[in-house]
RNA sequence: GGACCCGUAGCUUAGCACGGUUAAAGCGUCUGCUUGUCACGCAGAAGAUCGCCGGUUCAAAUCCGGUCGGGUCCG
Numbered sequence: 001g002g003a004c005c006c007g008u009a010g011c012u013u014a015g016c017a018c019g020g021u022u023a024a025a026g027c028g029u030c031u032g033c034u035u036g037u038c039a040c041g042c043a044g045a046a047g048a049u050c051g052c053c054g055g056u057u058c059a060a061a062u063c064c065g066g067u068c069g070g071g072u073c074c075g
Base pairs, nucleotide, nucleotide: 001074002073003072004071005070006069007068010027011026012025013024020058029045030044031043032042033041051067052066053065054064055063
């Protein structure tokens, strides 16, 4: 230098092919209930503008271009 893969709540992931409700789940965190206390259990809440910038579109996590970071391979 070239090719490919990955990047989405604090963590681990789903969703991406075929664009369509206000982006989902588990763990964790917080509040309440339960308990003599803790844990477990139950109920609820907060938390990601989807790595970043731009484009296409009525509409983009999803498509296109650029770019940053990580990884694998080739030279």

The RNA shown here (transfer RNA) has 75 nucleotides and comes from a Candidatus Spechtbacterales bacterium.
The coordinates come from a structure-prediction model, not an experiment, and the mean pLDDT is 81.
Its Rfam family is "tRNA".
Lineage of the source: Bacteria > Bacillati > Minisyncoccota > Minisyncoccia > Candidatus Spechtbacterales.